[in-house]
RNA sequence: GCAGCAGGCCAGACGGCCGCCCGCCGAAGCGGCUCGCAAGAGCCGCGGAGGUGGGAGGAAAGUCCGAACUCCGCAGGGCAGUGCGCCGGGUAACGCCCGGUCAGGGUGACCUGAAGGACAGUGGCACAGAAAACAUACCGCCCUGACGCGAGGCGCGUAAGCGCCGAGUCGACGGGUAAGGGUGAAAAGGUGCGGUAAGAGCGCACCGCGCCCGUGGCAACACGGGCGGCAGGCAAAACCCCGCACGGAGCAAGACCAAAUAGGGAGGCGCGCCGGCUUCACCGCCGGUACGGACGGCCCGUCCGAGUCUCCGGGUCGGUCGCUCGAACCCGUCAGCGAUGACGGGUCCAGAGGAAUGGUCGUCGCCCCGCCGACGCCGGCGCAAGCCGGCGAAGGUGGGGGACAGAAUUCGGCUUAUCGGCCCGCUGCGGCU
RNA sequence: GUCCCCGUAGCUCAGUUGGAUAGAGCAACCGCCUCCUAAGCGGUAGGCCGGCAGUUCAAGUCUGCCCGGGGACGCCA
Numbered sequence: 001g002c003a004g005c006a007g008g009c010c011a012g013a014c015g016g017c018c019g020c021c022c023g024c025c026g027a028a029g030c031g032g033c034u035c036g037c038a039a040g041a042g043c044c045g046c047g048g049a050g051g052u053g054g055g056a057g058g059a060a061a062g063u064c065c066g067a068a069c070u071c072c073g074c075a076g077g078g079c080a081g082u083g084c085g086c087c088g089g090g091u092a093a094c095g096c097c098c099g100g101u102c103a104g105g106g107u108g109a110c111c112u113g114a115a116g117g118a119c120a121g122u123g124g125c126a127c128a129g130a131a132a133a134c135a136u137a138c139c140g141c142c143c144u145g146a147c148g149c150g151a152g153g154c155g156c157g158u159a160a161g162c163g164c165c166g167a168g169u170c171g172a173c174g175g176g177u178a179a180g181g182g183u184g185a186a187a188a189g190g191u192g193c194g195g196u197a198a199g200a201g202c203g204c205a206c207c208g209c210g211c212c213c214g215u216g217g218c219a220a221c222a223c224g225g226g227c228g229g230c231a232g233g234c235a236a237a238a239c240c241c242c243g244c245a246c247g248g249a250g251c252a253a254g255a256c257c258a259a260a261u262a263g264g265g266a267g268g269c270g271c272g273c274c275g276g277c278u279u280c281a282c283c284g285c286c287g288g289u290a291c292g293g294a295c296g297g298c299c300c301g302u303c304c305g306a307g308u309c310u311c312c313g314g315g316u317c318g319g320u321c322g323c324u325c326g327a328a329c330c331c332g333u334c335a336g337c338g339a340u341g342a343c344g345g346g347u348c349c350a351g352a353g354g355a356a357u358g359g360u361c362g363u364c365g366c367c368c369c370g371c372c373g374a375c376g377c378c379g380g381c382g383c384a385a386g387c388c389g390g391c392g393a394a395g396g397u398g399g400g401g402g403a404c405a406g407a408a409u410u411c412g413g414c415u416u417a418u419c420g421g422c423c424c425g426c427u428g429c430g431g432c433u
Numbered sequence: 434g435u436c437c438c439c440g441u442a443g444c445u446c447a448g449u450u451g452g453a454u455a456g457a458g459c460a461a462c463c464g465c466c467u468c469c470u471a472a473g474c475g476g477u478a479g480g481c482c483g484g485c486a487g488u489u490c491a492a493g494u495c496u497g498c499c500c501g502g503g504g505a506c507g508c509c510a
Base pairs, nucleotide, nucleotide: 001429002428003427004426005425007423008422009421010420012364013363014362015361016360017359018358020055021054022053023052024051025050029046030045031044032043033042034041035040057404061415062414064413065412066411067410068409069250070249071248072247081246082245083244084243085242086100087099088098089097090096101115102113103112104111105110116241117240121239122238124234125233138181139180140177141176142175143174145173147171148170149168152165153164154163155162156161189207190206191205192204193203194202208230209228210227211226212225213224214223215222216221254321255320256319257318264312265311266310267309268308269307272289273288274287275286276285277284291305292304293303294302295301328347329346330345331344332343333342334341335340366401367400368399369398370397371396372395375392376391377390378389379388380387381386434506435505436504437503438502439501440500443459444458445457446456452490461477462476463475464474465473483499484498485497486496487495
């Protein structure tokens, strides 16, 4: 210098003008009460000029985990269900974080991992393949077996022929084998030597695996030694087993105050008179009559008529609380590798209705692009002065960009989104000293 | 605000314990029939299963995180 890894931080600054939300103080003015003969004074309430303090985030987001808080449920325990799962630690708690182990990836810094159990059981492994898990045998290899064929050889015989032996690029049977081929994502340890009819942990060495012992470590585990020829694939983000944890709902939780109307309860008054129907009745029906009401008033006529008043309790509209001082934040010291904890000092930092925290202008700063460019480096030409070309660049200038996003009971995490910038540490490669 | 459900062809839906070349009806297109149309008959195309990761030999299906859509819940009964 180039390329990269890891951790932490910032999220434009200042000023002018105009606004928004919450709290506190509060002028003018208005009203009421008291005192006073009066002028007026005092107090209370309404009112709001104005002043003053504060006002989004690293994710406020997704609502994925864990809690606080509240209500409901609950003797205790279990089943079911859900979640988690190497070891140790941190924490109020966690599925989060830290440190380690193991496995995988990277030359490396470093990164990633839902990482218990597959002889507890049940089920699955499509197609292909002999076989997908009590192992098995398609091709191949082999013949210690019996049979056939049989080059050829030997014996007998004058010969035809008979008999015996018999290699095998031979055939089928029977058997051995799992080295090799082939199938598949996956095939019952790997490499080498020996061995064998051919082979094979059949034997041996090394590696792997399992068990035991020792050493180190709290542990996961690592290392070393010994023993055993060797258990049986994958998958539990299939059911499941083992261990651990978990009651349910959620601030629209919940508590308090409390309209109008309707409905509920209690009490008071009323629900007329005559006749009929009906067992009876202030259930109801019919007729007549009286009373009240409507048709603007009166007459006739028509229609309607059983409630009304007071009190009580519950919920709704609405209001108040819950509501922001909290596992809080900042600084320092100490303990710890670290997450984190302890101690000391300091600070108060939105709590509002479907919801405020903004707009605009100026100056400066940041990033990108274009142009000019002091200066520096390199190359070429030249005797030289110098000229030409390329690269970098302080600075100047024009244009563009300035992200993701928006508290809603509150915390601790995770995840996702995010223009850019800064700081610290580390790795690899190249160059120079 | 809190909680729940869904996403497969243009539309409406199947797809059981993972084993597919992902199916059905309607619609679309082509042909037949008809004087023409509709109906009918025959055929064809159309999907990376909302997206990205992970588990697995293998994912529409299992797991995680996002995206989009829909619904319920305020008090009394």
This is a predicted complex of two RNAs, RNase P RNA and transfer RNA, with 510 nucleotides together. It holds a member of the Rfam family "Bacterial RNase P class A". The family's RNA type in Rfam is ribozyme. The coordinates come from a structure-prediction model, not an experiment, and the mean pLDDT is 76.